[in-house]
Context: one part of a larger RNA
Molecule: large-subunit ribosomal RNA, domain I
Organism: uncultured Bacteroidia bacterium
RNA sequence: AGCGAACGGAGGAUGCCUUGGCUUCCGGAAGCGAGGAAGGACGUGGUAAGCUGCGAAAAGCUCCGGGGAUCUGCAAACAGGAAUUGAUCCGGAGAUGUCCGAAUGGGGUAACCCGUCUGGCUGAAGGCCAGUCGCUGUCAAAAUUGACAGAGCAUACGCAGGGAACUGAAACAUCUUAGUACCUGCAGGAAGAGAAAGAAAUAUCGAUUCCCAAAGUAGUGGCGAUCGAAAUGGGAAGAGCCUAAACCGUGUGCGUUACGGCGUAUGCGGGGUUGUAGGAUCACCUCUGAAGAACAUAUUAGGAACCGGAACCGUCUGGAAAGUCGGUCCAUAGAGGGUGAAAGGCCCGUACGGGUAACGGGAUAUGUUCGAUGGUGACACCUGAGUAGGGCGGGACACGUGGAAUCCUGUCUGAAUCCGCGGCGACCAUGCCGCAAGGCUAAAUAUAACCGGAAGACCGAUAGUGAACCAGUACCGUGAGGGAAAGGUGGGAAGCACCCCGAACAGGGGAGUGAAACAGAACCUGAAACCGUUCGUUU
Numbered sequence: 001a002g003c004g005a006a007c008g009g010a011g012g013a014u015g016c017c018u019u020g021g022c023u024u025c026c027g028g029a030a031g032c033g034a035g036g037a038a039g040g041a042c043g044u045g046g047u048a049a050g051c052u053g054c055g056a057a058a059a060g061c062u063c064c065g066g067g068g069a070u071c072u073g074c075a076a077a078c079a080g081g082a083a084u085u086g087a088u089c090c091g092g093a094g095a096u097g098u099c100c101g102a103a104u105g106g107g108g109u110a111a112c113c114c115g116u117c118u119g120g121c122u123g124a125a126g127g128c129c130a131g132u133c134g135c136u137g138u139c140a141a142a143a144u145u146g147a148c149a150g151a152g153c154a155u156a157c158g159c160a161g162g163g164a165a166c167u168g169a170a171a172c173a174u175c176u177u178a179g180u181a182c183c184u185g186c187a188g189g190a191a192g193a194g195a196a197a198g199a200a201a202u203a204u205c206g207a208u209u210c211c212c213a214a215a216g217u218a219g220u221g222g223c224g225a226u227c228g229a230a231a232u233g234g235g236a237a238g239a240g241c242c243u244a245a246a247c248c249g250u251g252u253g254c255g256u257u258a259c260g261g262c263g264u265a266u267g268c269g270g271g272g273u274u275g276u277a278g279g280a281u282c283a284c285c286u287c288u289g290a291a292g293a294a295c296a297u298a299u300u301a302g303g304a305a306c307c308g309g310a311a312c313c314g315u316c317u318g319g320a321a322a323g324u325c326g327g328u329c330c331a332u333a334g335a336g337g338g339u340g341a342a343a344g345g346c347c348c349g350u351a352c353g354g355g356u357a358a359c360g361g362g363a364u365a366u367g368u369u370c371g372a373u374g375g376u377g378a379c380a381c382c383u384g385a386g387u388a389g390g391g392c393g394g395g396a397c398a399c400g401u402g403g404a405a406u407c408c409u410g411u412c413u414g415a416a417u418c419c420g421c422g423g424c425g426a427c428c429a430u431g432c433c434g435c436a437a438g439g440c441u442a443a444a445u446a447u448a449a450c451c452g453g454a455a456g457a458c459c460g461a462u463a464g465u466g467a468a469c470c471a472g473u474a475c476c477g478u479g480a481g482g483g484a485a486a487g488g489u490g491g492g493a494a495g496c497a498c499c500c501c502g503a504a505c506a507g508g509g510g511a512g513u514g515a516a517a518c519a520g521a522a523c524c525u526g527a528a529a530c531c532g533u534u535c536g537u538u539u
Stems, first nucleotide, its partner, number of pairs: 001538009015524001016488002020459002022456007030447001031153002039100003042055003046078001050074002061094006070082003105114003115133001117131005135150006157188001158186005168175001172222001198205002209236005219227001240440003243384001247270010275418001277383003281378005292370009302359001306354003312327003316323001328345002330334001336348003389413008399425001420435005475482002495523001498510004
């Protein structure tokens, strides 16, 4: 030195565990903010660095409700206190709430600096305290003012205004990716759409939305790559309304007047709202307040903490019984978790049942207000104009200009008025369907940051979130930004009194605790690489 055996060191794999994650579903709530948010800075404890809580009233104050013996957060110990005259704790409603931040008196290098006016404190102050002073819009106004609203933040979902490229086409330009990503504006609890100028086809249907089928069909397409309907059928849900105009009345401005009015512009009230046309006006006949909506009040379902909630003992092993053995009980409860190993009957719970404050937008009742008269005839007044349509150029429609209807419009034009107008995929006729150029509208649908609940042939510490642990931390970067590692003593600290070696260390040896200390905090298990000690053997 090699090999082998035993025993160690070092290391932290593996096993077991789970405080944390991941995914899905259901329900709630779907917002917070000038009454100052989200997010921070700085403070705040007897001692206090961090976290948490809170705000100069500062781990808290007041009231109401719950609860019932301990409490003074994580977090031990010391010191001092509180509590059955009900503390701590839990729920609800309030108070306080420094400074920054939309930040809003002015400024500013966020958490700082400097002011105005009114009132107060003071002998006084370049001092202190309380309030006040921004901008924009709307309305009222009226002579500079008042009231109200807005702003900013927060996932996703929504609508609108803009709008790529990589990519695919096996290159690439039309095309595709895609109206996607992204930017911007604006919301709502949903949004948008919505009560036919519809869809159809010789039969009809009857607002919209969503799902299934129709169907990868009809089509579209350098007819390439691709893109890709609708009718209709079946479901979810279900709801319909208001105006403009004619006509009547009335206010104001202007014009005109033979001062009676009339015209015009505009506002308000009545009237009126549709396509088998309807309405106005005139005449005649007839009839009266329903469904429903909004608001108010009362009651109520619901709604917080929380409350009740069955049934077990012994033997043996063991450090410990829930295990074993024996007997027994409950069950609308044998979900789950905990307890010194494996518990329906020990604890928390579970099934089931109860409970009420704020609130109560859901439901019911009552009241108020609003909320259809209908018919016949005559008459020919009204029924949404720079509109419909057209030319040119674009865009949207599954549809790339095509035979291209339909919808939108930058530009140029430009009707009809119920004997009317639009549509039925160029266009024309006939036929049929509808009534544009004003508006509102619940539900079925979408989403998941937040709160609550349920689950998993999801992970189990190099996994699962980046983060199980004081993590968006440490650290890196001028910055935008990037971004870790790090879990486990034991049932219980019982965390090793005392003695010895050592330096008044580190570390170790006894002793003691414990089932175990080769569980001693560098702490469960403790693999391998790697490093040794002893013995055997070989050279």